Context: one part of a larger RNA
């Protein structure tokens, strides 16, 4: 000095990014208990009382339980041990699950909901097969995507990209098909030779290269559906008897222009928008405004009681967190002596 741990006057968060870490609360009965709710909860809400030994009445079969007196002690839940509470937003409905070793959450799972595949030797997965998991299961089965209780709800587009389905025409492999075409030559023709034999030409059959026409499936185009598929969901311009805005209109573009709800939001650059509450001040935080840089409907929208070692802002208690430090115990600690 450091650590552990105890205690402190006055104040009481004034420290700090933050009340981090302290600390308060704590048991058992009594007695009381709000919004709000999904009627179960919220709740041990909150807030208040008692509590020990001795004895006297009453009550009761008893355990006890009312209601008197007395005693002791700093202190009767006398030890240890044992919820601080509240108001308000945001995310996640909820118990669970998770990065073994910086991160437990808003992430991941869930119950619910929707779409899709699969008619059983299923689909779908492993595997070279065999087989074998699906299943000793049968569409209220099982597989795959998405969503994420619950209540209300889920708008428009099918151009494009996927994925169903259709088959008329276009394009189109391998096979199939073989017209002609090339080469060889029996043999004919011809030239030189007295002849053997040599040059040149046409060429059948055969064999041999070459391969047109035509014929040929799915796919592609192509022609419908499909958005709880992947996805997308405008501009400019004028315009009302103050202004200002535009219910209205024109135009040009689109597959179709964003509907409900909701919004400075986990999303707002611009921004500490702006106005209202909170403070003596308030970049956060709460209700609104809407100019949504860049929300928005199962890539779910928008609210919800309950629940949360979540995340945000407030208070009430509490306190050495702090003002501002002391002291007091312990330690094979470190340093000095």
């Nucleotide at each position: 000095c450091c650590g552990u741990g105890g205690c402190u006057a006055a104040g009481g968060a004034a420290c700090u990014a933050g009340g981090c870490a302290a600390a308060u609360u704590a048991g058992a009965c009594c007695u009381g208990u709000a919004a709000c709710u999904u009627c179960g909860g919220a709740a041990a809400a909150a807030a208040g009382g008692u509590c020990u030994c001795c004895u006297g009445u009453c009550a009761g079969c008893a355990a006890u339980g009312a209601u008197g007196g007395g005693g002791c002690g700093c202190a009767g839940a006398u030890a240890a041990a044992u919820a601080g509470c509240c108001c308000a937003g945001g995310c996640g409905a909820c118990u669970g699950u998770u990065u073994a070793g910086c991160a437990a959450a808003a992430a991941c799972a869930c119950a619910u909901g929707g779409c899709u595949u699969u008619g059983c030797g299923a689909a779908a997965u492993c595997g070279a097969a065999a087989g074998a998991u699906g299943a000793a299961g049968u569409a209220u089965a099982a597989g795959g995507c998405c969503u994420g209780a619950c209540a209300c709800c889920u708008g428009c587009c099918c151009g494009g990209u996927g994925c169903c389905g259709g088959a008329a025409g276009g394009u189109u492999a391998a096979g199939a098909g073989g017209g002609g075409g090339g080469g060889u030559u029996a043999u004919c023709c011809u030239g030189a030779g007295u002849a053997a034999u040599c040059g040149g030409g046409a060429g059948a059959a055969g064999c041999u290269c070459u391969g047109a026409a035509u014929u040929g499936a799915a796919g592609c185009c192509c022609c419908g559906g499909u958005a709880a598929a992947c996805g997308g969901c405008g501009g400019c311009c004028g315009u009302a008897a103050c202004u200002a805005u535009a219910a209205c209109g024109g135009u040009c573009c689109u597959a179709a222009g964003g509907u409900a709800g909701c919004g400075a939001a986990a999303u707002u650059c611009c921004u500490u928008g702006u106005c209202g509450g909170g403070u003596a001040a308030g970049u956060u935080c709460c209700g609104a405004c809407c100019u949504g840089c860049a929300c928005g409907a199962a890539u779910g929208g928008u609210g919800u009681a309950a629940c949360g070692a979540u995340c945000u802002g407030g208070g009430c208690a509490c306190u050495g967190u702090c003002u501002c430090a002391g002291c007091c115990a312990c330690g094979a600690g470190c340093u000095c002596g």